RNA sequence: GGGGUUGUAGCUCAGUGGUAGAGCACUUGCCUAGCAUGCAAGCGGACUUGGGUUCCAUCCCCAGCAGUGUCC
Numbered sequence: 001g002g003g004g005u006u007g008u009a010g011c012u013c014a015g016u017g018g019u020a021g022a023g024c025a026c027u028u029g030c031c032u033a034g035c036a037u038g039c040a041a042g043c044g045g046a047c048u049u050g051g052g053u054u055c056c057a058u059c060c061c062c063a064g065c066a067g068u069g070u071c072c
Stems, first nucleotide, its partner, number of pairs: 001071002004068004010024004018055001026042005048064005
């Protein structure tokens, strides 16, 4: 330098057009002499950035940025 892939909650991931979910973590309550486990509830993300298409974009298109393989 060429080409590919990934980017969503603190972490690991799901969600393929109709204003986003799970597990773990965290907080509160119950339980316990206490801790752990368990049960219930809650907190937390305008989805990497800008633009475009569309009545509607995390999703489709273009460009950028970042990570990560691959080729030279």